[in-house]
Context: one part of a larger RNA
């Protein structure tokens, strides 16, 4: 010096990134217990009291023929000690905000959470040889189930609610017209020659056989016409105006499919910013409370409230501590030093 354990004046968190460690606390009976609640809890809430051992007593219980032994719950009186649940075992306790209702699940070996899951809800599909899904099939699974059931998707207990836009993209229907495959379908056009014209060159050219092929009709799908948001998803600007000033119910305008309601709102979200104000401290970029100018919330990509919950986040305070101010004593291990 380290590790691991353990002491400690005064002072208590001044430490620190943050009370991270470590200390308090601890059973047991008796009392006495606050907001605020889904009335169930919050609660072991929170505080206070008593324990050791000897007599004396009083009412029980089991066992035992009995004498009597255990034992258990009250009154009373008394002894000793620094200390009597005497070691060891053995909750620190109250308040606030965000977040996620809960108990659970997780990154085997840095992450335990606010992330997943979840019960409720909701939407879509599916009528059964179901849909859906594994397999090329057979054939399985769902299901020896049958819309109170099966699959997907989204949200995430409860309360109080969940506005507006169908212009796009999606998806359901629709079935008049438009487009349009492959196939039918064969109009004309060509090749090639029997023959035929011609002195010749070379012209014409049937059947057949061959190449090319209009026109017509022909599915779905697109186009097109509706529906639809708990479907992907969007939800304005600018000018003016009230008898101080300000501000703007009001009023014009422009653009859009519609222009953000309701509730929150410098927020796990506010860039300007340590926004202003108030609270809390002698002093507070954080915190809680408010305001609203929302850079850039906002309503199941769900909006707010919530009692109860968390080895989870922020701040504040009580007890309590070598965390500190300031380090020290003691023990037992490594090192090291001697030999």
């Nucleotide at each position: 010096c380290u590790a691991u354990g353990c002491u400690g004046a005064a002072g208590g968190a001044a430490c620190u990134c943050g009370g991270c460690a470590a200390a308090u606390u601890g059973c047991a009976c008796g009392c006495g217990u606050a907001a605020c609640u889904u009335c169930g809890g919050a609660a072991g809430a929170a505080g206070c009291g008593u324990g050791a051992c000897c007599c004396c007593u009083a009412u029980g219980a089991a066992c035992g023929c009995a004498a009597g032994u255990u034992u258990a719950u009250g009154g009373g009186g008394g002894u000793g000690g620094c200390a009597c649940a005497g070691a060891c075992c053995a909750g620190g306790g109250g308040g606030u905000a965000g977040c996620g209702a809960c108990u659970g699940u997780u990154u085997a070996c840095c992450a335990a959470a606010a992330a997943c899951a979840c019960a409720g809800c909701a939407g879509c599909g599916u009528g059964c040889g179901a849909a859906g899904c594994c397999g090329u099939a057979a054939g399985g699974c769902g299901c020896u189930g049958u819309a109170u059931a099966c699959g997907c998707u989204g949200u995430g207990a409860c309360g109080c609610c969940u506005g507006c836009c169908c212009a796009a993209u999606g998806c359901u229907g629709g079935a008049a017209g438009g487009u349009c495959a492959c196939g039918g379908g064969g109009a004309a056009c060509g090749g090639u020659u029997a023959g035929u014209c011609g002195a010749a060159a070379g012209g014409c050219g049937a059947a057949g056989c061959u190449g090319u092929g209009a026109a017509c009709c022909u599915a779905a799908g697109c186009c097109c016409c509706a529906g639809u948001g708990a479907a992907u998803g969007g939800c304005g600007g600018c000018g003016g105006u009230a008898a101080c000033u300000a501000u703007a119910a009001c009023c014009g305008u422009c653009c859009u499919a519609a222009g953000g309601u309701a509730g929150c709102g410098a927020a796990a979200u506010u860039c300007c910013u340590u926004g202003u104000c108030g609270g809390g401290u002698a002093a507070g970029u954080u915190c809680c409370g408010a305001c609203c100018u929302g850079c850039a919330c906002g309503a199941a990509u769900g909006g707010u409230c919530u009692a109860a919950u968390g080895a989870g986040u922020u701040g504040a305070a009580c007890a309590c501590u070598g965390u500190c101010u300031c380090c020290u004593c003691c023990a037992c291990g490594a090192g090291c030093c001697c030999g």

This is a predicted structure of a 339-nucleotide part of an RNA (large-subunit ribosomal RNA, domain IV) from Vampyroteuthis infernalis. Model confidence (mean pLDDT): 87 of 100.